[in-house]
Large-subunit ribosomal RNA, domain VI from Microchloropsis salina, 252 nucleotides, folded computationally. Model confidence (mean pLDDT): 83 of 100. The RNAcentral record of the full RNA draws on ENA. It is recorded under the gene name rrn23S. Rfam family: Bacterial large subunit ribosomal RNA. Rfam links the family to the GO terms structural constituent of ribosome and ribosome.
Context: one part of a larger RNA
RNA sequence: CGUCAGAAAACUGAGAAACUUAGACCUUAGUACGAGAGGACCAGGAAAAGUAAAUCCAUGGUAUACCGGUUGUUUUAUCAAAAGCAUGGCCGGAAAGCUACAUUUAUAUUAGAUAAUUGCUGAAAGCAUAUAAGUAAGAAUCUAUUUUCAAGAUUAGUUUUCUAUAAGAAUCGUGAAAGACUAUCACGUUGAUAGGCCUUUGGUGGACAAACUGUAAAGUUUGAAGCUAAAAGGUACUAAUUUUCUAAAAAA
Numbered sequence: 001c002g003u004c005a006g007a008a009a010a011c012u013g014a015g016a017a018a019c020u021u022a023g024a025c026c027u028u029a030g031u032a033c034g035a036g037a038g039g040a041c042c043a044g045g046a047a048a049a050g051u052a053a054a055u056c057c058a059u060g061g062u063a064u065a066c067c068g069g070u071u072g073u074u075u076u077a078u079c080a081a082a083a084g085c086a087u088g089g090c091c092g093g094a095a096a097g098c099u100a101c102a103u104u105u106a107u108a109u110u111a112g113a114u115a116a117u118u119g120c121u122g123a124a125a126g127c128a129u130a131u132a133a134g135u136a137a138g139a140a141u142c143u144a145u146u147u148u149c150a151a152g153a154u155u156a157g158u159u160u161u162c163u164a165u166a167a168g169a170a171u172c173g174u175g176a177a178a179g180a181c182u183a184u185c186a187c188g189u190u191g192a193u194a195g196g197c198c199u200u201u202g203g204u205g206g207a208c209a210a211a212c213u214g215u216a217a218a219g220u221u222u223g224a225a226g227c228u229a230a231a232a233g234g235u236a237c238u239a240a241u242u243u244u245c246u247a248a249a250a251a252a
Base pairs, nucleotide, nucleotide: 001152005163006162007161008160009159010158011157015149016148017147018146021049025045026044027043033038050107051106052105053104054103055102059100060099061098062097066093067092068091069090070089071086072085073084074083075082076081110144111143112142113141117137118136119135120134172188173187174186175185176184193239194238195237196235197234198233199232200231202228203227204226209222210221211220212219213218
């Protein structure tokens, strides 16, 4: 820009793409077969692997503004308590998020049309012949069945709702289940969108200070303490403007 008024939602599916893996094991059965050695088809059962996708409840990993321990050194006048540097100094843990080594699901089934191949009836050609008329079986194949996209499918589809005080959309602002930028999605006071604050979960593991015990290193009590990132619930305290701008008609 088009789809022949303008919009907001929900669909249909022409068409396109993806997937469609291989072997072992158990039963049938040591049966059929075979002198023996050996040793099945068909049929049924159950598990693992590979591959692909999704996900983070649990498990494992990760952690440079979480908690604790600790070495050397410098500084805050000093003790204590802290901070800086040394690979995040090193070490022990670690919520959220991300992730695989983890979990879940799929790789199923059925039908139709066929290939090689195998038939029935059957003439040309009194026979024969699966073929000439007619009519069957038959594969991890093909078409459907499964999953995804899909009306620029210009043959431009369908349904519902709204629209004259236009409906609606965009811009702007607060943001994240989104993200290079755009876009998408949530929200904008008729508000929990983000920050802050409160409570709680989770993490760490017993703070500072004081008192007591001990010659001291240190320990105990107050005290499941103190501190705490991206989590949950709540709360308008702060920021989301009373904004501003744009677009826009047909029929009757």